The RNA shown here (Glycine riboswitch aptamer) has 87 nucleotides and comes from a soil metagenome. The sequence is in RNAcentral, with records from MGnify. The coordinates come from a structure-prediction model, not an experiment, and the mean pLDDT is 79.

């Protein structure tokens, strides 16, 4: 690098539209066990990104430390630093 196992954190938070389904009615309102998208506010770090110590004429220069743009926050999926064994 690769295949294959292992792998955390944090709101199933409010609101708005839209798809799709039921009753009533037959104008549209309502309801939802549901999917997408969007606003706000919270909150998370373990893809990546940025700073940062020693060192170094100078440029630079590590993280699982720090920031969180980016990513993520029921379950499930996916993604996932690292870790094992293989090639």
């Nucleotide at each position: 690098g690769u295949g294959c196992a292992g792998g955390a954190g944090a709101g199933u938070g409010c609101g708005g539209c839209g798809c799709c389904g039921g009753g009533u009615c037959u104008g549209g309102a309502u309801c939802g066990u549901g999917c997408g998208c969007u606003g706000c506010c919270g909150c998370c770090g373990a893809a990546g990104g940025c700073g940062u110590a020693a060192c170094u004429c100078c440029c630079g220069c590590a993280a699982u430390c720090g920031c969180u743009c980016a990513g993520g926050c029921a379950a499930a999926g996916a993604g996932g630093a690292c870790u094992g064994c293989g090639c």